[in-house]
RNA sequence: AAAUGAUAAUGGCACACCUAUUGAAAAAUAGGGCCGCAAAGCUAAAGGGGCUAAGGUGUUUUACACUAUGCCAGCCAGUUGCCGAA
Numbered sequence: 001a002a003a004u005g006a007u008a009a010u011g012g013c014a015c016a017c018c019u020a021u022u023g024a025a026a027a028a029u030a031g032g033g034c035c036g037c038a039a040a041g042c043u044a045a046a047g048g049g050g051c052u053a054a055g056g057u058g059u060u061u062u063a064c065a066c067u068a069u070g071c072c073a074g075c076c077a078g079u080u081g082c083c084g085a086a
Stems, first nucleotide, its partner, number of pairs: 005083001012037002017032006035074001041079003047076002049072003055067005
């Protein structure tokens, strides 16, 4: 240095769920919480994938289908980066 990730060290993040707020929803934020995570840091028009469907469009209109301009980085990916045994 590359590959790799230990029953190591130092710190870090925080699923479900609960409370409050925002939102049409998905979801987000804050406080708890602790399923887990070596990138669970960052990047969402300019990679793929997923969720929602207010508005819009269509139809056989008490409804259904399609649609992102709304989201998800804890789906993959891209990118930056701490520590260190064998």
Notes:
A computed fold for an 86-nucleotide RNA from Tepidibacillus decaturensis, annotated as c-di-GMP-I riboswitch aptamer. The coordinates come from a structure-prediction model, not an experiment, and the mean pLDDT is 81. It matches the Rfam family "c-di-GMP-I riboswitch aptamer". From the family's description: GEMM was predicted in a large-scale screen for bacterial structured RNA regulatory elements. The sequence is in RNAcentral, with records from Rfam and Ribocentre. RNAcentral records the identical sequence in 3 taxa.